[in-house]
RNA sequence: UUAUGGUAGAGGUGCAUUUUCCAUCAGUAUGCUUCUGGAUGUGACAGACACAGAGGAAGGAGGCAGAAAGGGGACAAUGCCGAAGGGAAGAUCUUCUGAAAAGUCUGAACUGGGCGCAUAGUGAAAAACUAUGUGACUGUCAACGCCAGCAGCCCGGCGUUGGAGCGCUACCUGAA
Numbered sequence: 001u002u003a004u005g006g007u008a009g010a011g012g013u014g015c016a017u018u019u020u021c022c023a024u025c026a027g028u029a030u031g032c033u034u035c036u037g038g039a040u041g042u043g044a045c046a047g048a049c050a051c052a053g054a055g056g057a058a059g060g061a062g063g064c065a066g067a068a069a070g071g072g073g074a075c076a077a078u079g080c081c082g083a084a085g086g087g088a089a090g091a092u093c094u095u096c097u098g099a100a101a102a103g104u105c106u107g108a109a110c111u112g113g114g115c116g117c118a119u120a121g122u123g124a125a126a127a128a129c130u131a132u133g134u135g136a137c138u139g140u141c142a143a144c145g146c147c148a149g150c151a152g153c154c155c156g157g158c159g160u161u162g163g164a165g166c167g168c169u170a171c172c173u174g175a176a
Stems, first nucleotide, its partner, number of pairs: 001176001005172005012081001014080005020074003030065007040052004045098004084111002089106004094101001112138002115135008140163008
């Protein structure tokens, strides 16, 4: 000097979770009820099967009551700095078979960080989020240049370009 291993730490509109509150969802779903309607309806869909239905199905027009989840915001607390995000693919479950979608679990690629813009998607949504691209900003490291300082190097300041968290900084370890 340095491989390896360990501990601690930094980035900032930083990240996640949770309690409480707020708006939205929505005067929606749903329940009850009046009138109408007149044979279907529900289990997404097809078939099966089950259930409801002339003691009146679906649908339509009113009346009365009237949510929740998911998503978002604010404050705070807690845990943190691969924090976390992501979601290819797989499993499971929702009556059976096929097949979709939702939920749950596992989870590859990818992403330093937040922000803006564009496009696409998710979404009830002009909220919000996600992906991709792009822009400036920002932390960090490297290379190069300039400056300061020095006998000289290291260290320091500024700039340009580039890299990625498998990174970076400090300390310890100490194979060689």
The RNA shown here (Lysine riboswitch aptamer) has 176 nucleotides and comes from a mouse gut metagenome.